c-di-AMP riboswitch aptamer (ydaO/yuaA leader) from a Bacillota bacterium, 142 nucleotides, folded computationally. The organism belongs to Bacillota, within Bacteria. Its mean pLDDT, the model's own confidence on a scale to 100, is 79.
Formats: sequence, C1' cells, structure tokens
RNA sequence: ACCUUCUUGACGCUUAAUUCUCUUGACGACAGGAGAAACGGGGGAACCACUUCUUUGGGGUGAAUCUCUCCAUUAAGGAGAGUAGGGUUAUCCGAUGACCCGAAUCCGUCAGCUAACUCCGUAAGCGUAGUCGGGGAAGGAA
Repeated sequence: ACCUUCUUGACGCUUAAUUCUCUUGACGACAGGAGAAACGGGGGAACCACUUCUUUGGGGUGAAUCUCUCCAUUAAGGAGAGUAGGGUUAUCCGAUGACCCGAAUCCGUCAGCUAACUCCGUAAGCGUAGUCGGGGAAGGAA
C1' cells in the first nucleotide's frame, strides 16, 4: 500500500412506521395499558370522468410490473435471463462509476375522483461510506 473479516455507535439505511404525556411491572434508553401530536393509508357528495364491471371476478397497500426459457404438471409451484419501476453510496442538487431490490400480503362479490364526515396503521428488517462540479451551513486561523 492492497484485500478480507470482525467490532463499535443515544451513528447511519429501507419504510408512514416517530416524538411526547399518564400509568403498571421494575431504578433504567426495556415491556404492557390509555391518550396527544406528527407522519401514512382506506371509505365517502356535487361537478367531472368512465364504454368500466357483472368468474375470464373486481379492488387495496407497496418501487415491486411485464416478457421469454427450463423443470414439473390436473393445477399450483420451482429455477434462470431480462424488464417498467425503486434504493444506497453520511449536508443539498446535478453528473458519472459501483453495489443492490424488482417481494409479500390484505378485502371478500364490493369501492372512479371526491368537500364535510368517517375508519385504520405507526410492524419489520438491516450496516453504506468512489469521483467531479455547483449551492448552503458551521467552525478555526489570519
């Protein structure tokens, strides 16, 4: 100097998924219960829109759609190569390079938009740190 691995963090990332108050356990950054704010989602008029649905069911959350090939085959399913689209690269934006995701699940025959109104969620899972240009902020020196 390069490569790999591990550790660290009240640090960082995906996401709406955070903060605070009271209370119980149990002192605590932990767990349960009840609330508030904040963020996010669904239903829901008029007007507008729709040749859309009525088993070829339909619809929602989400970036997560679609195409082809192979295995298997009643079907379902599994694997691979791509792809609409999405994320990270530690202030913000742009460019470029690199590395990734491209799932899952819910409603239950039913929902366009939608003011008032109304109903819900605040899970889970991880560990990136290349370059150039242009802004912003803070600190230090003079």